Model confidence (mean pLDDT): 84 of 100. Transfer RNA from a Thermoplasmatota archaeon, 72 nucleotides, folded computationally. It matches the Rfam family "tRNA". From the family's description: Transfer RNA (tRNA) molecules are approximately 80 nucleotides in length.
[in-house]
This record gives sequence, structure tokens and C1' cells, in this order.
RNA sequence: GGGUCCAUGGUCUAGCGGCAUGACGUUUCCCUGACACGGAGAAGGUCGCAGGUUCGAAUCCUGCUGGACCCA
Repeated sequence: GGGUCCAUGGUCUAGCGGCAUGACGUUUCCCUGACACGGAGAAGGUCGCAGGUUCGAAUCCUGCUGGACCCA
């Protein structure tokens, strides 16, 4: 230098153009003499950044940034 793939709450992860999913973690309450386990809730996301297409974009297109791998 060329190519392929990836980027989504604190962590991991689902998501074939129409409300962003689940687990762990955090937290409130219940349960217990207390803790653990268990049960019922809650908070937590500018979906890497900037544009474009579209009535509508996490999803499609372009560029950029960061990461992994391959070729030279």
C1' cells in the first nucleotide's frame, strides 16, 4: 500500500427498513433473626463519528476513526 470482517447500556449479546432484545452486573421492595438463594420492580443506550438514500435507518450507500485477520 491492497483486501475481508467487526464497532449496540458497566460487561457480553440479539436485532432480514417501522417500540433497541436478553443475560450478567447495579439498585428498590418482598422473603430470613441475619446472610445467601429465591420472587416482584426500577434505573442505565446520541446503536463509533459525519454525510447521503427513504415517509421512516442500529439495519441500505459513501467517507472517516478504532480494532482483528489475510496479501505484499